Predicted 3D model of a 1514-nucleotide RNA (small-subunit ribosomal RNA) from an uncultured bacterium. The sequence is in RNAcentral, with records from ENA and SILVA. Its mean pLDDT, the model's own confidence on a scale to 100, is 84.
[in-house]
RNA sequence: AGAGUUUGAUCCUGGCUCAGAACGAACGCUGGCGGCAGGCUUCAUACAUGCAAGUCGAACGAUUAAAGCUCCUUCGGGAGUGUAUAAAGUGGCAAACGGGUGAGUAACAGGUGGAUAAUCUACCUCUCGGCGGGGGACAACGGCUGGAAACGGCCGCUAAUACCGCGUACGGUUACCGAGUCUUCGGACAUGGUAAAGAAAGGCGCUUCACGGCGUCGCCGAGAGAUAAGUCCGCCCCCCAUUAGCUAGUUGGUAGGGUAAUGGCCUACCAAGGCUGCGAUGGGUAGCCGGACUGAGAGGUUGGCCGGCCACACUGGAACUGAGACACGGUCCAGACACCUACGGGUGGCAGCAGUAGGGAAUAUUGCACAAUGGGCGAAAGCCUGAUGCAGCCAUGCCGCGUGGACGAUGAAGGCCUUCGGGUCGUAAAGUCCUUUUCUAAGGGAAGAAAAUCCAGGUGAGGAAAUGCACUUGGUCUGACGGUACCUUAGGAAUAAGCAACGGCUAACUCCGUGCCAGCAGCCGCGGUAAUACGGAGGUUGCAAGCGUUGUUCGGAAUUACUGGGCGUAAAGGGAGCGCAGGCGGUUAGGUCAGUCAGAAGUGAAAAUCCGGGGCUCAACCUCGGACUUGCUUUCGAUACUGCCAAACUAGAGUACGCGAGAGGAAAGUGGAAUUCCAGGUGUAGCGGUGAAAUGCGUAGAUAUCUGGAGGAACACCAGUGGCGAAAGCGGCUUUCUGGCGCGUUACUGACGCUGAGGCUCGAAAGCGUGGGGAGCGAACGGGAUUAGAUACCCCGGUAGUCCACGCCGUAAACGUUGUGCACUAGGUGUGGGAGGUAUUUGACCCCUCCCGUGCCGCAGCUAACGCAUUAAGUGCACCGCCUGGGGAGUACGCUCGCAAGAGUGAAACUCAAAGGAAUUGACGGGGGCCCGCACAAGCGGUGGAGCAUGUGGUUUAAUUCGAGGCAACGCGAAGAACCUUACCCAGGCUUGACAUCCCGCGCCCGCCUAUGAAAGUAGGUUUUCUCUUCGGAGACGCGGUGACAGGUGUUGCAUGGCUGUCGUCAGCUCGUGUCGUGAGAUGUUGGGUUAAGUCCCGCAACGAGCGCAACCCUUGUCCUUAGUUACCAGCGGAUAAUGCCGGGCACUCUAGGGAGACUGCCGGUGAUAAACCGGAGGAAGGUGGGGACGACGUCAAGUCAUCAUGGCCCUUACGCCUGGGGCUACACACGUGCUACAAUGGUCGGUACAGAGGGCUGCAAUACCGCAAGGUGGAGCCAAUCCCAAAAAGCCGGUCUCAGUUCGGAUUGGAGUCUGCAACUCGACUCCAUGAAGUUGGAAUCGCUAGUAAUCGCGUAUCAGCUACGACGCGGUGAAUACGUUCCCGGGCCUUGUACACACCGCCCGUCACAUGACCCGAGUCGGGGGUACCCGAAGUCACUGACUCAACCUGCAAAGGAGAGAGGUGCCGAAGGUAUGCCUGGUAAGGGGGAUGAAGUCGUAACAAGGUAACC
Repeated sequence: AGAGUUUGAUCCUGGCUCAGAACGAACGCUGGCGGCAGGCUUCAUACAUGCAAGUCGAACGAUUAAAGCUCCUUCGGGAGUGUAUAAAGUGGCAAACGGGUGAGUAACAGGUGGAUAAUCUACCUCUCGGCGGGGGACAACGGCUGGAAACGGCCGCUAAUACCGCGUACGGUUACCGAGUCUUCGGACAUGGUAAAGAAAGGCGCUUCACGGCGUCGCCGAGAGAUAAGUCCGCCCCCCAUUAGCUAGUUGGUAGGGUAAUGGCCUACCAAGGCUGCGAUGGGUAGCCGGACUGAGAGGUUGGCCGGCCACACUGGAACUGAGACACGGUCCAGACACCUACGGGUGGCAGCAGUAGGGAAUAUUGCACAAUGGGCGAAAGCCUGAUGCAGCCAUGCCGCGUGGACGAUGAAGGCCUUCGGGUCGUAAAGUCCUUUUCUAAGGGAAGAAAAUCCAGGUGAGGAAAUGCACUUGGUCUGACGGUACCUUAGGAAUAAGCAACGGCUAACUCCGUGCCAGCAGCCGCGGUAAUACGGAGGUUGCAAGCGUUGUUCGGAAUUACUGGGCGUAAAGGGAGCGCAGGCGGUUAGGUCAGUCAGAAGUGAAAAUCCGGGGCUCAACCUCGGACUUGCUUUCGAUACUGCCAAACUAGAGUACGCGAGAGGAAAGUGGAAUUCCAGGUGUAGCGGUGAAAUGCGUAGAUAUCUGGAGGAACACCAGUGGCGAAAGCGGCUUUCUGGCGCGUUACUGACGCUGAGGCUCGAAAGCGUGGGGAGCGAACGGGAUUAGAUACCCCGGUAGUCCACGCCGUAAACGUUGUGCACUAGGUGUGGGAGGUAUUUGACCCCUCCCGUGCCGCAGCUAACGCAUUAAGUGCACCGCCUGGGGAGUACGCUCGCAAGAGUGAAACUCAAAGGAAUUGACGGGGGCCCGCACAAGCGGUGGAGCAUGUGGUUUAAUUCGAGGCAACGCGAAGAACCUUACCCAGGCUUGACAUCCCGCGCCCGCCUAUGAAAGUAGGUUUUCUCUUCGGAGACGCGGUGACAGGUGUUGCAUGGCUGUCGUCAGCUCGUGUCGUGAGAUGUUGGGUUAAGUCCCGCAACGAGCGCAACCCUUGUCCUUAGUUACCAGCGGAUAAUGCCGGGCACUCUAGGGAGACUGCCGGUGAUAAACCGGAGGAAGGUGGGGACGACGUCAAGUCAUCAUGGCCCUUACGCCUGGGGCUACACACGUGCUACAAUGGUCGGUACAGAGGGCUGCAAUACCGCAAGGUGGAGCCAAUCCCAAAAAGCCGGUCUCAGUUCGGAUUGGAGUCUGCAACUCGACUCCAUGAAGUUGGAAUCGCUAGUAAUCGCGUAUCAGCUACGACGCGGUGAAUACGUUCCCGGGCCUUGUACACACCGCCCGUCACAUGACCCGAGUCGGGGGUACCCGAAGUCACUGACUCAACCUGCAAAGGAGAGAGGUGCCGAAGGUAUGCCUGGUAAGGGGGAUGAAGUCGUAACAAGGUAACC
């Protein structure tokens, strides 16, 4: 620090996801040790049991055991003293601390800084002054008594540091009078005088004969300090505005009460205030902070442990005591719950420490000790202390250590992989040597402890002295942890490694299994037979006593943007204006110092973090010091800027004056054209409408035409990216009223300005209300068409509406998809308005300059790109509005507005990993342009109808083997299925095999014969090798045997190679360098011409090049040359009935080698003078002369595993091999490809002529003879320019047939044969005789062909014993017609355009319906929770009043009694819980209803994307 994911690819926007760190965690697997820390986050649920707050006998009464001492003694013991103890009591102090929890609380609760001149503070410290003299009780205790218990009642005795008078009063308090200082003007602090009320307690020690004195602790009055607390204030402190108004003690005042103290804190009276958009009130959530986690920081999240504060103690209320509480282990009342009970009544509160139940994913021992630290009490010893110190449990976290080290290659065995060679685990192991942290055993063994106290001394002050006090020396005593840490010795590698991952992100790869199954997955995504993604294994990588997973927080995320984002098209500018608050604001000098800046001071607790030291062997951890704590407060300064105050200016803004343009607005009037209607005239059969029609109108007279009239609406031309207006919007003409704007000029005001949340006003169309109006147009509706349907598009009608007046509505793709204002930043060119200048002089067109508006082009700059560009989307300032992934959804609920329609505001659950913008390359379009092709057209001939042949589908079958499937499968693989072929079926057999290699044995094998069998085979007999040799043997061949292996036309063409088809012989496909672009890419290759062609030329940020095109190759067409046998024969000779038959010849033809020739080379024209085209000459051939071979980058997962090869999988007495028979030849039917025909351009008979290319020894076969013929007999010749196949046919000549199912046509069938072959039954071909079917030119549709072509005629060959060949491949003969042309159909090329397509239009995609799943809304109701208001009842308790009853202390009194005072009781106010009534808020549940989401292959249509077939959208 980034990465993955939208696309075919790109850039951008934007979300989702990952890598990091952290945790009071939990879960899975695993687990050696130690140190330090942490450990109910859930039910503030309920709690058994034990413990957690007592202490003081030196305050007091009473009581008592032991030791000691004294006395007595009946020797048993008793009495006293005494120290000391103890259940309980009186009294004092503590119990308000310590410990727990976070329910409540959005608050002066907390944080921070202040105030208290508005307060209190026990114990502690210091200072001043005191402690006199009396009195009466009550517990304990004793007696009686109630009760189950808890707990009481009555009578009697008693002490105090308990209680109560009296005396005294340095302070203090209160009241009055006087004067001083300070002051925030309220008061505060010293202070003088007078008056009134108001205190106390003793204990112990020393000393003394005693009175007493002294010391110490305690007590009382006061002052100061310290500590702790109360109260008040500034600032900070979560979310919701779908919570906008709240408030009656409410806000203030006066008086009083109350409190330690201010205050509506409380009461009475008076006034009507107080809070709120800077968010009151209400709702939700939450203890707050120091800090913690994260982060570069700013921030975000969090508040467990430790520390500070607050709140609470079963729930609610209340007070008492006290210095302090409204009190966790106190009291009272009410409630719920639990327990005891004798049923009458009582008792309890673990959110203290352990522990239990419950809840939960989840959180520990009913431990030890007060040794240390701290606390309470005490004079002290000491006691108490679940605070605390320790131990136990838990890998919960952090830190440290170990599980060994060195050497060790035959790279062992084994595992895994393998290309079978090997590689890897791997120096790893084994083995040898060594070490001992840890472990086990034994031994030693700390620090934490120093005080206080006590004992014995010393010194000092004071005192008459002593005790005592202060300081000091020495000694004594004390350890839970724990025989722990640590150390030593001995033993022995001994006791100790796992977890996750390995497709990318992300370090790490192979095999097997599985086969869209099982499963994985954080995102993208894996799995459908070769899975590095599932499961296992081996290996590897990462971390390590842990490792992964899950959850949560921050980060990455600049994805809420203060630092640090945006709004033309991605989400996002409010429809427009006016304008209150608010924000911001021109120039100059002055004042002030609030903001701002700087200095100082206080505070910002400690801990934490950071830095530097130190201590545990290191570290974690602990400890010391420093820094930091960005904040707040106070104070002293500075004055540039901002603010504020007062003053001035004119550049902003405005006013006045002059001129000007304009569909700016409102009202009234008015005009012509046109449509329609009405009346009349002329006139006759149609009109109208459409792609074509029909509905409709018309003989009752339409349409057309003429005249007149009525009525409503809109204003042609002018008219213009012209004008005006804030926007919506505004268009005939005239008048009235009226708003704004521009230019020019000088005066005036003097910042009066800009923006603008709320608010107010305006606001197209449609729509609504009331009343008019209604010509045309025209939702709805009716009819006619179209269509599969057509609730549409088209046509004929037509109601609301459109128009007017008034009132609503308040929305639009209200768009420049661009808020308003100001300033700045190159230009060019139009146009509208105004002013000025110049020439000639008047006007002024043209021209120049300036201002304002409105367009286009364009630089810098900006932008993701497109684009914007002085009218900014550039550069800045000010203010407002808005955005934060897509869908759900502008929906639901709530509220506001509206007559309604609806508008405004505006979510969530759930779901997806995208949704999007711009541009790129393709593909596509019922987009455009240019061009080509037997593509159409023009022609010729066919197919589709018939019969037959052949292939295919289907069906059938035991099997009808398999493959090929639009073009580009279907006379295709198959250039030959009777057996074989053959792969299929039935049957009979074989198992190292029909075939290959290796090993062993034998020597035959072959052939022949016999038996059996359908054959294969089986059994037997007979017969009896070859080559080499070093003579041992080896090899060939055959048989037998063993196991490795053979074999497979079994599967996968979607694992492959090779080969092939197709687009297409179409003209295209690319590269290097350069340039342009952020990039995909573009350019080149586009453009102007031209070509069959990306062929060539020109131009051009391109310049070149490659694969294709063309050419080179073969063949054919002309000529030359070379060579002439088997070809040829002109001339010469010979022979014949005749023939190159012979001699001879090589001239010709021809053969087959070599060459020439054609290149737009020449001429003319056109063209840019180019390329090229047109015409011509010459030439055998002319513009690639004809034909062939040759097929770019690629597409179709095209075809082929059955040509062959081959990976994987499968079979192995069978899915292999052999054999006989059958099948591939079936047959209701459908399709393709062909043949033969339907006839006279013909059939038939006779005669007769002319090819080319092939083939031939297992062969072609002549002459001859036989047969009607197929053929047979026979065999010359020929290994072929020699001989043969071999007859070419159409043609030509002549005859016949005469338009008919025929002398056409030949299917089918019967009979007889021939040939091949082991064998023609299934199932061959051919011949002859006989038979003589359909068919009379073929519907829709469709195919081929542009010249030696179509059409037509025959010939040959491969395969092959024969043949289904009418097929295929070749050969020649005869030999046409037509092409105006490119509108249309099909295919293709180039350019361009649109796109929501990229599997690329056979694309994409929308909505209803049906099914399933889960979430949500409404909902008759129903069940809870919360809070408000009103009223009722009213516990405890404080307060007030009363108090006839009760009462020791004081007063009067001899007493009785009275008084003072106190209390019980009573009444009243307030008052918790409870009850009644009624609104509100919120949650659960619900018949039924609603839309929305999601879900491989459901239904109906085709809405959108191309002009998407009616442009789309609001």